[in-house]
Context: one part of a larger RNA
């Protein structure tokens, strides 16, 4: 490393919220403990108690009201829906109906017809109260699920540690009993002993003698040096040296001391290859604000990196933002206008403060003189005038932004509730503070943008730049963007006018350029301009001074007159000083433009780096395939457009349902996705019921084999295989593997 198996959000709870769904509901639901029964699956019984049925107040209380207050305001709560039946009441209508009354008609004069009006009576349709009853709904309660929280190991896997009981001193350390070893040389303590010596002593000098944490050096033992080894021979070895080797030496065998502890010639050393506190079991799944890893599949939406608070800064809570579901109403969001406050951008110098130049006035300092008069290049303060400067300066002073109102448009926003995630954010672009107006720098701002969580085309390549009102999905169709059209490489070797000669384009500054192309003022010039080329460039005079010298040219000072067509008491090289050469200046040859400034394209120099050209993607490109400027095509993306499918929402209509249930059609608007929200399935196990299949061949297991569903799968064939299997409705989970230095087995 590969395969294959296991391998992580689960269980308890008569805990809380919520959501959905069923039971009940005439104000009700529900049982604990227990008690009986039982075909052991359970069933019945069992109002203590909980929930609710009344709210408010801190409360005493009071009560459909209650609390505040001197009263009010005012803050919390109460109040309901449809059909049917009965009574009642109200109201409009009808009536061959009944009284009563007003006009008309006819006529028997008190009657009959008619037409209006007030009540009464029945009936009809209606409103409102009441009452019963049924249905829905809202609610109230209990069951189940599911979502979330909270107590438990609580998604899973991981420490170093902590406490507790035991087991180790066969290795090591100190000790304590009891053996055991130390080849061989050297040295020569004291003592003694003889000499010499001494007044005796001491002291000497020779032998003896055999001390020592003495000396060399083996065995033994230790480990200082470098080698070698370093997947070793070896979890400390091996090679050559090395240091003790009679001493605090070395060393067998038996024993003693144990972890909040021995032990220790002290290094936190050892204490069984384990030591800042041994192992071993257990408490225990310790705890991890931390690292890793978290299993099928389609649809809808869709954030954050923000602010307060925190022993808080990679950790939380609330809020912001997102999702789902609810209630209400127009309170939301834009464009227009209207009507507001502002002190920013800009400007300004009236304040406050910095600051330049001219002038001025008086007043004080300074300085000059004498301390005075008197003067004065200065300072200071003022006042004129010019001309600036300010985040903490404003006599001014916008756009935008912001807050009310209208209207038009959108079709969304506020409110309640369930669940989130999100709190390191990048980078562009404006406008700031830091920083060196450094930075892929660092901190804010904008109801900015991208990125994140955005594919697709351009920028050779390259989150954050351009283009894309932004990829449902199909297509060998179309226009188009930004960007490109000589070849890699779609599409103009396209037209028309310029520039550039540097491969400038295809990397850079102060500086530099008699490289070139435009432009605008100027001054010379046929009475010859510029440049050349012949010739003059003189006299007073070598001015004076100064010097050794000073002569046009070391310095001072003065710079004049003269012949002239012109010529400096000299602009530069020389000379010791003179001398020469040149220059200005003038004549002449020549014969057409020259010259000086400014401004401006587009060049050139300045231009050095490390693996290999290598600063155009590459070939290569000069009347360009560079650049400036116009013109017309055409290429070019998942943009748009055509066609045809799919899905989600909303709206009509159709049928269908108890029901906006459900299904079909047509139209609008949609369908990029990380955290995360919600919805809908598909597999796997097992279990209930009902139905089926199966030795005429279940399961599995094999085939780029033939279907079907967007998918996750699913049917069929055809081999294998050799006994059990599957559907469809429910139901319950040890349900789904690529990854956790993952665990086990095989290769």
């Nucleotide at each position: 490393g590969c395969c294959a198996a296991c391998g992580a959000g689960u269980g308890u709870g008569u805990u809380g919220c919520g959501u959905g769904u069923c039971g009940c509901u005439u104000a009700g639901g529900u049982u604990a403990a227990g008690u009986c029964c039982u075909c052991c699956g359970g069933g019945a019984c069992g109002a203590a108690g909980c929930c609710g049925u009344a709210g408010u107040g801190a409360a005493a209380g009071c009560g459909a009201g209650c609390g505040u207050u001197a009263a009010u305001c005012c803050g919390c709560a109460a109040a309901c829906g449809g059909a049917u039946u009965u009574u009642g009441g109200g109201a409009a209508u009808u009536g061959u109906u009944c009284g009563g009354u007003u006009g008309a008609a006819g006529u028997u004069u008190a009657c009959u017809u008619u037409a209006g009006c007030c009540g009464g009576c029945a009936g009809u349709u209606u409103c409102c109260a009441a009452u019963a009853u049924c249905c829905a709904a809202u609610g109230g309660u209990g069951g189940c699920a599911c979502g979330u929280a909270c107590a438990c190991g609580a998604c899973c896997c991981g420490a170093a540690a902590c406490c507790g009981g035991g087991u180790g001193a066969u290795c090591u350390a100190a000790c304590c009993a009891u053996g055991g070893c130390c080849a061989g040389g050297u040295u020569g303590c004291a003592g003694c002993g003889g000499g010499u010596g001494u007044a005796a002593c001491a002291a000497c000098c020779c032998g003896u003698g055999a001390a020592g944490g003495a000396c060399c050096g083996a065995a033994c033992u230790c480990a200082c040096g470098c080698g070698c080894u370093g997947u070793g021979c070896a979890a400390a070895a091996c090679g050559c040296g090395g240091g003790g080797a009679u001493g605090a030496g070395c060393u067998g065998u038996g024993g003693u001391u144990a972890g909040c502890g021995a032990u220790g010639a002290a290094a936190u050393u050892u204490c069984a290859a384990u030591c800042g506190a041994a192992c071993u079991c257990g408490g225990u799944a310790a705890u991890a604000g931390c690292u890793g890893g978290u299993u099928c599949u389609c649809c809808c939406c869709g954030a954050g990196a923000u602010a307060g608070c925190u022993u808080a800064u990679g950790g939380g809570c609330u809020a912001g933002c997102g999702u789902c579901g609810g209630u209400u109403a127009a309170a939301a969001c834009g464009u227009u206008u209207u009507g507001g406050g502002g002190g920013u951008a800009g400007a300004g110098c009236a304040c406050u403060g910095a600051a330049u130049g001219g002038g001025g006035u008086u007043g004080u300092c300074g300085c000059c003189g004498a301390u005075a008069a008197g003067g004065u290049a200065g300072a200071c303060a003022c006042c004129c005038u010019a001309a600036c400067c300010a985040a903490a300066c404003u006599c001014c002073g916008a756009a935008u932004a912001c807050c009310a109102g209208a209207a038009c448009g959108u079709g969304u926003u506020c409110c309640c509730g369930g669940c989130a995630g999100u709190c390191a954010g990048a980078c562009g672009a404006u406008g700031g503070g830091g920083g060196c107006g450094a930075a892929g720098c660092u901190c804010c701002a904008u109801c900015c943008g991208u990125c994140g969580a955005a594919a697709g085309g351009g920028c050779a390549a390259c989150a954050g730049c351009c283009c894309a009102a932004g990829a449902u999905c199909u297509c060998a169709a179309a226009c188009u963007a930004a960007g490109g059209c000589c070849c890699c490489a779609a599409a103009a070797u396209u037209g028309u006018c310029a520039u550039u000669a540097a491969g400038u384009g295809u990397a850079a500054a102060a500086g530099g350029u008699g490289g070139u192309g435009g432009g605008a003022a100027g001054g010379c010039a046929a009475a010859u301009a510029c440049a050349a080329c012949c010739a003059g460039g003189a006299g007073g005079u070598u001015g004076g001074c100064u010097u050794a010298g000073a002569a046009g040219c070391a310095g001072c000072c003065a710079c004049c007159c003269u012949u002239u067509a012109a010529a400096g008491a000299u602009a530069g090289c020389g000379u010791a000083a003179c001398a020469g050469c040149u220059c200005a200046c003038u004549g002449g040859u020549c014969a057409a433009g020259c010259u000086u400034u400014c401004c401006u394209g587009c060049g050139c120099c300045g231009a050095u780096a490390a693996u290999g050209u290598a600063c155009c993607g590459g070939g290569g490109c000069u009347a360009a395939a560079a650049u400036g400027a116009c013109a017309u095509g055409c290429c070019g993306a998942a943009g748009u457009u055509g066609a045809g499918g799919g899905u989600g929402u909303c709206a009509u209509c159709u049928c269908u349902u108890g029901a906006u249930u459900g299904a079909g059609a047509u139209g609008g608007c949609g369908c990029g996705g990380u955290a995360g929200g919600g919805g809908a399935g598909c597999g796997u196990u097992c279990g209930c019921a009902a139905a089926a299949c199966g030795c005429u061949g279940a399961a599995g297991c094999c085939a780029a084999g033939a279907g079907g569903g967007u998918g996750a799968c699913c049917u069929c064939u055809g081999g294998u295989g050799g006994a059990g299997u599957u559907u469809u409705g429910c139901g319950a989970a040890g349900u789904g593997a690529g990854a956790a230095u993952g665990u086990u087995g095989g290769c």